Model confidence (mean pLDDT): 77 of 100. c-di-AMP riboswitch aptamer (ydaO/yuaA leader) from a Chloroflexota bacterium, 164 nucleotides, folded computationally. Its Rfam family is "c-di-AMP riboswitch aptamer (ydaO/yuaA leader)". Its family is annotated with regulation of gene expression and cyclic-di-AMP binding in the Gene Ontology. Rfam 15.1 lists 7,607 matches to the family in 2,262 species. It was read from a public genome assembly, where an Rfam model found it.
RNA sequence: AAGAGGCACACGCCUAGCCUCGCGGGUGGCUGCGGGGACGGGGGACCCAUCAUCUCGGGGCGAAUCUCGGGUUGGGGCGGCGCCGAGGCGCCGUCUGGACACGAGAGCGGCGAACUCCCGCCGCAGCCCGUCAGCUAACCCCGGCGGCGUCGGAGGAACCUGAG
Numbered sequence: 001a002a003g004a005g006g007c008a009c010a011c012g013c014c015u016a017g018c019c020u021c022g023c024g025g026g027u028g029g030c031u032g033c034g035g036g037g038a039c040g041g042g043g044g045a046c047c048c049a050u051c052a053u054c055u056c057g058g059g060g061c062g063a064a065u066c067u068c069g070g071g072u073u074g075g076g077g078c079g080g081c082g083c084c085g086a087g088g089c090g091c092c093g094u095c096u097g098g099a100c101a102c103g104a105g106a107g108c109g110g111c112g113a114a115c116u117c118c119c120g121c122c123g124c125a126g127c128c129c130g131u132c133a134g135c136u137a138a139c140c141c142c143g144g145c146g147g148c149g150u151c152g153g154a155g156g157a158a159c160c161u162g163a164g
Stems, first nucleotide, its partner, number of pairs: 011149004018037008039143005048134001057132001058129004065106005071100003075096009107124006115155004
């Protein structure tokens, strides 16, 4: 000196998640409680749609799913064999499938600082309801958090600016 890390401000990213009012605390940045709104979600008729569910339940938020392949493990049905204390247990075969990890494919979502194309990188989690919910006018209910730090190429139009 650079880098890692920490703090503050600005700017930016994911997300519905931002704005505002009242009261209180604070020197201030802010913060506690309550109200309202932008925005977001669920329930809920006729009609229409659907044959589904009864544990291998069903459903919701969310991009976070689907299919195939073998593998591990478990439930249920049927058949056979053995034991038998007659309750059942163990083993084998077969059918149906639940969960998990891996491999392959399809599909979906985000970013690279307006837009489009190319190219590149990343994600497919998590949580909730509680046996129950298709759509759904009126109507009813709920949320309005939290987590982070990117910056490659080309093209064609605009606006603003002290700069960007």